[in-house]
Molecule: Bacterial RNase P class A
Organism: Salinisphaera sp.
RNA sequence: GGAGUGGGUCACGCAGUCGCGGCGGCUCGGAUUUCGGUCCGGGGCGUCGAGGAAAGUCCGGGCUCCACAGGGCAGGAUGCCAGGUAACGCCUGGGGGGCGCGAGCCUACGGAAAGUGCAACAGAGAGUAGACCGCCGAAGGCCCGUUCGCGGGUCCGGCAAGGGUGAAAGGGUGCGGUAAGAGCGCACCGCGCGUCCGGUAACGGUACGUGGCACGGUAAACCCCAUCCGGAGCAAGACCAAAUAGGAGGACGACGUGCGGCCCGCAUAGUCCUCGGGUAGGUCGCAUGAGGCGCGCGGUGACGCGUGUCCCAGAUGAAUGACUGCGCGCGACAGAACCCGGCUUAUCGACCGACUCCGUUU
Numbered sequence: 001g002g003a004g005u006g007g008g009u010c011a012c013g014c015a016g017u018c019g020c021g022g023c024g025g026c027u028c029g030g031a032u033u034u035c036g037g038u039c040c041g042g043g044g045c046g047u048c049g050a051g052g053a054a055a056g057u058c059c060g061g062g063c064u065c066c067a068c069a070g071g072g073c074a075g076g077a078u079g080c081c082a083g084g085u086a087a088c089g090c091c092u093g094g095g096g097g098g099c100g101c102g103a104g105c106c107u108a109c110g111g112a113a114a115g116u117g118c119a120a121c122a123g124a125g126a127g128u129a130g131a132c133c134g135c136c137g138a139a140g141g142c143c144c145g146u147u148c149g150c151g152g153g154u155c156c157g158g159c160a161a162g163g164g165u166g167a168a169a170g171g172g173u174g175c176g177g178u179a180a181g182a183g184c185g186c187a188c189c190g191c192g193c194g195u196c197c198g199g200u201a202a203c204g205g206u207a208c209g210u211g212g213c214a215c216g217g218u219a220a221a222c223c224c225c226a227u228c229c230g231g232a233g234c235a236a237g238a239c240c241a242a243a244u245a246g247g248a249g250g251a252c253g254a255c256g257u258g259c260g261g262c263c264c265g266c267a268u269a270g271u272c273c274u275c276g277g278g279u280a281g282g283u284c285g286c287a288u289g290a291g292g293c294g295c296g297c298g299g300u301g302a303c304g305c306g307u308g309u310c311c312c313a314g315a316u317g318a319a320u321g322a323c324u325g326c327g328c329g330c331g332a333c334a335g336a337a338c339c340c341g342g343c344u345u346a347u348c349g350a351c352c353g354a355c356u357c358c359g360u361u362u
Base pairs, nucleotide, nucleotide: 001358002357003356004355005354007352008351009350010349012327013326014325015324016323017322018321020049021048022047023046024045026043027042028041029040030039031038032037051333055344056343058342059341060340061339062338063233064232065231066230075229076228077227078226079225080094081093082092083091084090095109096107097106098105099104110224111223115222116221117218118217132163133162134159135158136157137156140155141154142153143152144151145150171189172188173187174186175185176184190213191211192210193209194208195207196205197204198203237284238283239282240281247275248274249273250272251271252270256268257267258266259265291310292309293308294307295306296305297304298303328331
């Protein structure tokens, strides 16, 4: 200098004018008052006012209401090991496998000797497999020849080494062996099982023994095993509470009507008062939180503990904007609505520090 890997930070800046939402003082007007205040409206001052994803709503939790003795079935999710966490399908560290020269990246990675299923096309054969080409004629039958040793052909049979098909064909290389062959035998490699050693474990080993190999693939196919999971969601839910209608209770209750005729009494229309449910409307939930930042300690790390400091949107027709000037690199994706932890997706660019490979110079 070039090419790359993996983290972190920022997200046009500054100034002025006008405007919008929240909060806190001040002030003016009104209502009310037990004269302390409280409520409503206006003005002005101060202060705060979107994001790294506010998004998708895909996971996990807080919170709220409902349900719930306990257990099981069904259903769903997850799935190497250990740890972190409020919890997770997230994160960290480690192991196995794959890719890359490397930094590093990817990985649903439990079980196929419980059962069932599937494997197009090609191919002889696709799972207690099989013989198309091929190799062989030792043993057996028949025919021909014969120097009587055997040779040739054929039937019939042997073989699975080589070729061929396929994503996949029941270990690989070599030597022996054989008619030709074959773990048929042996050596090495691989594999299975057991022991030992290392590791918390997954797993690893150049260790030792053993088995000729008996175990093909597929579980984001059914399934089996293990673990976890009640439902609905802030329009959750709680409180205050008009008008009208209806309900319950109490007081009064004329004329009449009913209780077979009469009296008392009761009920019935109506008026007034009280209570409760509930609608409109309002208030809370709703912004101090698994919170941010700094430092110290523990830990490889995720993270935890301690300490100091800060307060950082809270609307409900729903604010966060408009204009002007200057500057540059001419500014991407995008807008909170109960909150938080993740994942995923979108994103012009700029900067910081770490690492790898190649080239060059000293």